Predicted 3D model of a 71-nucleotide RNA (transfer RNA) from Candidatus Roizmanbacteria bacterium RIFCSPHIGHO2_02_FULL_40_13b. NCBI's taxonomy places the organism under Bacteria, Bacteria candidate phyla, Candidatus Roizmaniibacteriota.
[in-house]
RNA sequence: GGGGGUGUAGUUUAGUGGUAGAAUAGAGGUCUCCAAAACCUUUGACGGAAGUCCGAUUCUUCCCACCCCCG
Numbered sequence: 001g002g003g004g005g006u007g008u009a010g011u012u013u014a015g016u017g018g019u020a021g022a023a024u025a026g027a028g029g030u031c032u033c034c035a036a037a038a039c040c041u042u043u044g045a046c047g048g049a050a051g052u053c054c055g056a057u058u059c060u061u062c063c064c065a066c067c068c069c070c071g
Stems, first nucleotide, its partner, number of pairs: 001070007010024004018054001026042005047063005
């Protein structure tokens, strides 16, 4: 320099055009003499920019980070 892959909550991940879900973690509560466990409630996310579209996490382009391959 060229090619390919991945990027969603603190963490692990689902979702492949129609207003993003779960687990775990965090907070509050119930229970308990206390704690743990269990149960209930709750907070929190689409790597960045542009384009297409009525509508983009999803499709296209560029960039960024990481991984792999070629030279």